[in-house]
RNA sequence: CUUCCACGCUAGGGGUGCUGGUCGCGCAAGUGACCGGCUGAGAAACACCCUUGGAACCUGAUUGAGGUAAUCCUCGCGCAGGGACAGCGUGGUCAAGGCCGC
Numbered sequence: 001c002u003u004c005c006a007c008g009c010u011a012g013g014g015g016u017g018c019u020g021g022u023c024g025c026g027c028a029a030g031u032g033a034c035c036g037g038c039u040g041a042g043a044a045a046c047a048c049c050c051u052u053g054g055a056a057c058c059u060g061a062u063u064g065a066g067g068u069a070a071u072c073c074u075c076g077c078g079c080a081g082g083g084a085c086a087g088c089g090u091g092g093u094c095a096a097g098g099c100c101g102c
Base pairs, nucleotide, nucleotide: 001097002096003095004092005091006090007089008088009087010086011051012050013049014048016045017038018037019036020035021034022033023032024031025030057082058081059080064075065074066073
C1' cells in the first nucleotide's frame, strides 16, 4: 500500500405471502379497500436485503420429510442451474499478500 471489516454516498438487483373481520361490487364463484393475527431483515416501505468471497432472489416445485389455523413456517433439495459483474470516500483491524528499509 492492497485485500478484509464497519459506516456513508451513488449506481444496479430482489421479494412483498398465509389468514381473521368489516365495508363495497357480484346470482354465485370470486374480487377490491381498510383494520388485525403468523413467520421474517423486510409482507408497498423509498423501508429492508443483496451486488460474484453473490442462498438477496428466481427455476426445479402442483417437490421430499416435519409442522401449522394457514402459508417456503422449518429442514432437505444445494460444491443443482441461473442471478445485479459495482464505483468512491472515511475510519478500523493485523488474518493474508506486495513494495521499501534495517
A computed fold for a 102-nucleotide RNA from Inhella inkyongensis, annotated as TPP riboswitch aptamer (THI element). Lineage of the source: Bacteria > Pseudomonadota > Betaproteobacteria > Burkholderiales > Inhella. It matches the Rfam family "TPP riboswitch aptamer (THI element)". Gene Ontology term of the family: thiamine pyrophosphate binding.